This is a predicted structure of a 73-nucleotide RNA (transfer RNA) from Candidatus Chisholmbacteria bacterium RIFCSPHIGHO2_01_FULL_48_12. It matches the Rfam family "tRNA". Its family is annotated with triplet codon-amino acid adaptor activity in the Gene Ontology. It is annotated as a transfer RNA. The prediction has a mean pLDDT of 82. The source organism's lineage runs through Bacteria, Bacteria candidate phyla and Candidatus Chisholmiibacteriota.
RNA sequence: GCCGGGGUAGCUCAUUUGGUAGAGCGGCGUUAUCGUAAACCGUAGGUCGUGGGUUCGACUCCCACCUCCGGCU
Numbered sequence: 001g002c003c004g005g006g007g008u009a010g011c012u013c014a015u016u017u018g019g020u021a022g023a024g025c026g027g028c029g030u031u032a033u034c035g036u037a038a039a040c041c042g043u044a045g046g047u048c049g050u051g052g053g054u055u056c057g058a059c060u061c062c063c064a065c066c067u068c069c070g071g072c073u
Base pairs, nucleotide, nucleotide: 001072002071003070004069005068006067007066010025011024012023013022019056027043028042029041031039049065050064051063052062053061
């Protein structure tokens, strides 16, 4: 330099024919227990890597860039 894949909640990851973003774990609270943990129930937390474009509407499609991983030379 070229090719491919990834970037979404604190962490691991979903979100697939474009229509207002979710799960598990973790955090906080309640119940329960003599008490703690496990358990049950509830709750908060996100400019979907950045900037543009297309569209009535973009995590999703297009372009550029940043960053991580792998391959080729």
RNAcentral holds the sequence, with entries from ENA.